[in-house]
RNA sequence: GUGGAGGGUCGGACGGUCGCGCCGCGGUUGCACUGCAACGCGCGGUGAGGAAAGUCCGAACUCCGCAGGGCAGGGUGGUCGGUAACGCCGACUCGUCGUAAGGCGAGGAAAGUGCCACAGAAAACAGACCGCCCCGGCAACGGGGUAAGGGUGAAACGGUGGGGUAAGAGCCCACCGCCCUGGCGGUGACGUCAGGGGCACGGCAAACCCCACCCGGAGCAAGGCCAAAUAGGAGGGGAUGGACUGGCCCGGUCCGUUUGACCCUCGGGUAGGCCGCUUGAUCCCAUCGGCAACGGUGGGACCAGAUAAAUGACCGUCUCGGCUCGCCUGCGCGGGCUACGACAGAAUUCGGCUUACAGACCCUCCACGCUU
Repeated sequence: GUGGAGGGUCGGACGGUCGCGCCGCGGUUGCACUGCAACGCGCGGUGAGGAAAGUCCGAACUCCGCAGGGCAGGGUGGUCGGUAACGCCGACUCGUCGUAAGGCGAGGAAAGUGCCACAGAAAACAGACCGCCCCGGCAACGGGGUAAGGGUGAAACGGUGGGGUAAGAGCCCACCGCCCUGGCGGUGACGUCAGGGGCACGGCAAACCCCACCCGGAGCAAGGCCAAAUAGGAGGGGAUGGACUGGCCCGGUCCGUUUGACCCUCGGGUAGGCCGCUUGAUCCCAUCGGCAACGGUGGGACCAGAUAAAUGACCGUCUCGGCUCGCCUGCGCGGGCUACGACAGAAUUCGGCUUACAGACCCUCCACGCUU
C1' cells in the first nucleotide's frame, strides 16, 4: 500500500427569537386555618432510540379462596462457568469450511417404528448389468466361482500398500479407521499413550420416538381508590350439586341442597377523575479478583412520564459528507451551492435475541506486495 476478518463509537454542533410537556421555588386569587386548589405570572432544572421496531424469549411487579400431586401438553439440548433468569453471554471440547485471521454446527440410529424418489444388479443382515477366472462346447451358448476393476447414484457393507489366489475377497500381514481394556492429563466435554481383537447394519430424529433438565395462569387495557348513574331487571336450567385464571384426573378448601349455590340467554347503567408512573437487578469513574462473560469495594450522578398523546418553527455561523468550477506532474489547494444527508419516535420497567440503517471514524488481527 492492497485485499480480507472480528469488534466499537457517532449518526450534526453552537448562538438567538418565539412556542410546548413535566418537576421545583416564588407570586396572585379563592377556600380554609397554616394547608389545598386554580392561574394565558416570574425564575430555575429537565424532556425519545441504537434500534424506541418485531412482540420472539426471560424476568421484576400486580391479581387469581390450593401459587398441592399427577397425566396430557410445551420448551431447551456438547462441557463448564456467568446472570434475577433465559432459548442469552463467556471460555473450552469435538466436527466442518477457509492459506489464515475467523465462520458455521452439536444429546441418542445397538429400545422400537418409519423414509431414502429416479437411476442402478442391489438402498440395509441388499445384490450381479458389464467385466475377471474355471469347466463343457466348432461356435452360439450353458454351468460354477468372484465382488478387487468399471457403470448408476446424494450415498453401494471400511481405506492404502503388499502377499496370496484359477481369478478374487480381512483370506493373511503392516499402517490408518472401528470396538474393548487399562495408564496418564483435565472439574468436564475430551485428549494422549499402551495392549488386545480381523472387527461391520449406511444416512435421516428442524421424521415419530427415547433420554436428561425446566415450565401454575393471566397480564399496566395488570391492579387499587374516589365520584356518579342504573333495573335489588326479565326468563330458563338446577342437586349421584356447584365454584376455585388454559385441558383432564386425584386430593383439598369454600358455598349450597327447593328460603336453592351456581350455570345459560336477553336487557339496562357507567366508560369520569386520581394512583399505579418512573430511584432502577440504573448510569459514570477508580480499584481489586477472574483467560473472559462478570463480580466485590469506594466515590459521584438523577437523566421524559404524556393520556389523543408534549420536545416544534424560524434566523445566523461552523463542520463532515456530497455536487460543481479553477489550478496543479501528483499528493493536494482555493472558490461556489447544500444539513438536499440513513433506519426511524417512548406509553409499566428491565436483561437479551432478531430485523432495518445513507454516511463519518476508531481499535485489533490475517494474507500478499514494496521499502528500510

Background
A computed fold for a 372-nucleotide RNA from a Calditrichota bacterium, annotated as Bacterial RNase P class A. Rfam family: Bacterial RNase P class A. It is annotated as a ribozyme. Its mean pLDDT, the model's own confidence on a scale to 100, is 80.